[in-house]
Context: one part of a larger RNA
RNA sequence: GGUGCAUGGUGGAUGAUCUGGCGCCAGAGACCGAUGAAGGACGUAGUAUGGCUGCGAUAAGCUUCGGGGAGCCGCCAAGCAGGCUUUGAUCCGAAGAUCUCCGAAUGAGGAAACUCCACCGGGGUCAUGCCCGGUGACCGCAAACUGAAUACAUAGGUUUGCGGGGGGAACGGGGAGAACUGAAACAUCUCAGUACCCCCAGGAAAAGAAAGAAAACUCGACUCCCUCAGUAGCGGCGAGCGAACGGGGAUGAGCCUAAACUGAUUGCAUGUAAGCGCGCAGCGUUGUGCAGUCAGGGUCGUGGGUUUUGUCUGGGCGAUGCGAUAAGCCCAAGAAGUUACAAACACUGAAGGUAGCAGAACGGCCUGGGAAGGCCGGCGAUACAGGGUGAUAGCCCCGUAUGCGAAACCUGAAGUACUUCUGACAGAUACCCGAGUAGGGCCAGUCACGUGGAACCUGGUUCGAAUCUGGAGGGACCAUCCUCCAAGGCUAAGUAUCUUCUGGCGACCGAUAGCGUAAGAGUAGCGCGAGCGAAUAUUGAAAAGUACCCCUGUUAGGGGAGUGAAAUAGUACCUGAAACCAUGUACCU
Numbered sequence: 001g002g003u004g005c006a007u008g009g010u011g012g013a014u015g016a017u018c019u020g021g022c023g024c025c026a027g028a029g030a031c032c033g034a035u036g037a038a039g040g041a042c043g044u045a046g047u048a049u050g051g052c053u054g055c056g057a058u059a060a061g062c063u064u065c066g067g068g069g070a071g072c073c074g075c076c077a078a079g080c081a082g083g084c085u086u087u088g089a090u091c092c093g094a095a096g097a098u099c100u101c102c103g104a105a106u107g108a109g110g111a112a113a114c115u116c117c118a119c120c121g122g123g124g125u126c127a128u129g130c131c132c133g134g135u136g137a138c139c140g141c142a143a144a145c146u147g148a149a150u151a152c153a154u155a156g157g158u159u160u161g162c163g164g165g166g167g168g169a170a171c172g173g174g175g176a177g178a179a180c181u182g183a184a185a186c187a188u189c190u191c192a193g194u195a196c197c198c199c200c201a202g203g204a205a206a207a208g209a210a211a212g213a214a215a216a217c218u219c220g221a222c223u224c225c226c227u228c229a230g231u232a233g234c235g236g237c238g239a240g241c242g243a244a245c246g247g248g249g250a251u252g253a254g255c256c257u258a259a260a261c262u263g264a265u266u267g268c269a270u271g272u273a274a275g276c277g278c279g280c281a282g283c284g285u286u287g288u289g290c291a292g293u294c295a296g297g298g299u300c301g302u303g304g305g306u307u308u309u310g311u312c313u314g315g316g317c318g319a320u321g322c323g324a325u326a327a328g329c330c331c332a333a334g335a336a337g338u339u340a341c342a343a344a345c346a347c348u349g350a351a352g353g354u355a356g357c358a359g360a361a362c363g364g365c366c367u368g369g370g371a372a373g374g375c376c377g378g379c380g381a382u383a384c385a386g387g388g389u390g391a392u393a394g395c396c397c398c399g400u401a402u403g404c405g406a407a408a409c410c411u412g413a414a415g416u417a418c419u420u421c422u423g424a425c426a427g428a429u430a431c432c433c434g435a436g437u438a439g440g441g442c443c444a445g446u447c448a449c450g451u452g453g454a455a456c457c458u459g460g461u462u463c464g465a466a467u468c469u470g471g472a473g474g475g476a477c478c479a480u481c482c483u484c485c486a487a488g489g490c491u492a493a494g495u496a497u498c499u500u501c502u503g504g505c506g507a508c509c510g511a512u513a514g515c516g517u518a519a520g521a522g523u524a525g526c527g528c529g530a531g532c533g534a535a536u537a538u539u540g541a542a543a544a545g546u547a548c549c550c551c552u553g554u555u556a557g558g559g560g561a562g563u564g565a566a567a568u569a570g571u572a573c574c575u576g577a578a579a580c581c582a583u584g585u586a587c588c589u
Base pairs, nucleotide, nucleotide: 001588002587003586004585005584006583007582008581009580015574016538017537020509021508022506023505024504025503026502027501028500029498030497031167032166039102040101041100042056043055044054046080047079050076051075052074062096063095064094065093066092067091071084072083073082107116108115109114117136118135119134120133121132122131123130138164139163140162141161142160143159144158145157146156171202172200173199174198175197182189186236212219213218223250224249225248226247227246233241234240254490255489256488257434261296262295263294264293265292266291267290268289269288270287275283276282278323279322280321301468303433304432305431307428308427309426310425311424312423314331315330316329317328333422334421335420336419337418346416347415348414351411352410353409354408356404357403358402362377363376364375365374366373378395379394380384386398387397388396439463440462441461442460443459444458445457449475470485471484472483473482474481525532526531545573548560549559550558551557
């Protein structure tokens, strides 16, 4: 020096564990904000230096009402001091009060959490300074007042009232819109109307009651799912892209206008005509046309409506004198309703949610530090889900099955009340039925469809109709036939998502895994910045966390003693692998 063995050190693998994650399911909830949000800054406790949590100068809290019933003054985190509490504290729930400063931030400014101003009211001072409360941003709409050039007017201005502004994980609608890639290169094509950016909305959004789809005995708003079907098609007919009809389900709901016609009213034109619903009387000034506003009317495709005629159809009242009746009113009958279809206030209220309550049944002996283990003998079960307790507990504890429970607030089936509506049929007339629209040309886009025979739909540009004897569609176009009524609008449900809350489940992970984060994590740290972004779990049943003594330069470390079942469980603490280091011993050289 090496090899083997043994004993240690170092190191932190492995095993075991879980108040952390991941995924799925179900239910709830789904908007917040000038009544100042989301998110922050700074404060706030007797001791209070830090972090977390809570709260806001009323500051780990205040008030009321419920629950609950013996301890409490949040956590890391113990102690000291002092309090509260059966006159019900702490704690849990509901409602309210307070709620600094920044932040859309909004009196002005600003390098966020700061500075400064005006006015009104109050406090204080001899007075000023000072303190407190309130108001003062901008934009839009409405109303009133005011008001130029310029006479009326208009623009503009002022005030008041109402609204907006910002935020939100994903989901939704719209605008704008790539490339890598694939085509084994690449240009049409693909990736893809994807990513990214912007605008806007809601708890969902969007779409939506046929100018639809079709071709049979037709169907009957929209949305979503399964299928049709990787079919028909499209395609440098390459790569690839890719329907619809029909069928089966989820849900289920239909409506309002424009116009014709009528009335009221305003303006303009006309300028005394004629009018007042009808008849006879009578009254005594507007009428007509155009335009606007309001109200009635009306809403459809076996075309509908308007106007008008006839027939039938509950009652009563109803113009100025009579008669009859119109508008209208009352009663009766019927129908409907507050998410669209017109709309408001109120009341009752099933059920559910936001705290909770009750809740069965066991003992002995043995081993052991400890019994839930073993043995013996019992009991409950609409409860043998699960967790805890010094090892493995149906009967020790929390629970579980099951059954109950709300002063207050929220949701809310249903109902009362209330509100609204109500002629039918047949015929005639030919007044209306959404215009720079439909459609044509040119150029594009979107349709599964790349210009193709390319319809349909949408946009730009340029032309430019018709009103039912009308118009559109049925994939060029024409005819026949069939279907449907564009150029106005509203509309729940079924569907999407999950930042949130509650419950349940897992041939999901178990600390280099599982979220980046099991822990003061988007922290420490890094970066000028946009941004990037960690590591760190485990004594023991219980701190019983080693009194006291000794070694020493020593708050280091250790030896005794003591605790404990165990200290080679001593806080550098469960287990404690290997590399590596040492000591002892045997052998080799």
This is a predicted structure of a 589-nucleotide part of an RNA (large-subunit ribosomal RNA, domain I) from a Planctomycetota bacterium. Its mean pLDDT, the model's own confidence on a scale to 100, is 81. The source organism's lineage runs through Bacteria, Pseudomonadati and Planctomycetota. Its Rfam family is "Bacterial large subunit ribosomal RNA". Clan: LSU clan.